[in-house]
RNA sequence: UCCUGAAAAGGGCAUUUCUUCCGAAAGGGAGGCACGCAAAGCUUAGGGUCCACCCACAUGGACCGCCGAGCUGCCGGG
Numbered sequence: 001u002c003c004u005g006a007a008a009a010g011g012g013c014a015u016u017u018c019u020u021c022c023g024a025a026a027g028g029g030a031g032g033c034a035c036g037c038a039a040a041g042c043u044u045a046g047g048g049u050c051c052a053c054c055c056a057c058a059u060g061g062a063c064c065g066c067c068g069a070g071c072u073g074c075c076g077g078g
Base pairs, nucleotide, nucleotide: 002078003077004076005075012037013036017032018031019030020029021028022027035065041071042070043069046067047066048063049062050061051060052059
């Protein structure tokens, strides 16, 4: 450096839900719980889903714990 694994060791994140704050909503922040995750780390001018508006198209917003892709990363094996 590349491939691979998540048994071990040290750890990490936090589904759902509760409290509280922000938001029109989707949803996001903080604290607790811990479903699960070998990238559940980061990235939304790839796809998809959701919200607002709308006859519809379009437009704006949200989700990286929906997928793909890119970048980075601890430990073990080759």
The RNA shown here (c-di-GMP-I riboswitch aptamer) has 78 nucleotides and comes from a Candidatus Bipolaricaulota bacterium. Model confidence (mean pLDDT): 86 of 100. It was read from a public genome assembly, where an Rfam model found it.